Annotation: Predicted 3D model of a 125-nucleotide RNA (TPP riboswitch aptamer (THI element)). The RNAcentral record of the sequence draws on Rfam. Model confidence (mean pLDDT): 76 of 100. Of the family's consensus pairs, 91% are formed in the model.
[in-house]
RNA sequence: AUAUGGCACUAGGGGUGCUCAAAAAAAACUGUUGGUAAUAAACUGCCACUGAUUUUUGAGCUGAGAUCAUACCCUCACAACCUGAUCAAGAUAAUGCUUGCGCAGGGAAGUGACAUAUACCUUCC
Numbered sequence: 001a002u003a004u005g006g007c008a009c010u011a012g013g014g015g016u017g018c019u020c021a022a023a024a025a026a027a028a029c030u031g032u033u034g035g036u037a038a039u040a041a042a043c044u045g046c047c048a049c050u051g052a053u054u055u056u057u058g059a060g061c062u063g064a065g066a067u068c069a070u071a072c073c074c075u076c077a078c079a080a081c082c083u084g085a086u087c088a089a090g091a092u093a094a095u096g097c098u099u100g101c102g103c104a105g106g107g108a109a110g111u112g113a114c115a116u117a118u119a120c121c122u123u124c125c
Base pairs, nucleotide, nucleotide: 001118002117003116004115005114007112008111009110010109011075012074013073014072017061018060019059020058021057022056023055024054025053029051031049033048034047035046036045037044081106082105083104087100088099089098090097
């Protein structure tokens, strides 16, 4: 001097999905459902119920993290994370669960002392 490593300081980047149960909400939505108004009977309208939806609470799944956060992960890089992607295959109760895609495209860093390794220079024997 360079490289690597963990540490410290300062600065910065990033994600939050799936399922079940309970409660609540409501303009619109779902339906071989119930009631009701009209009618010969229906379509239909209205109300209820159901499902989905949204919110809250409590559990379960994967994970470092699924908003207990003053936490967790990452900062030059073959992924912390984003895009492709409402992706493909497989698995699962289900999922952004696993693998692929993927040395694809993007993506946030400086300083300090220390340790190890290598190279060079100087001095002495």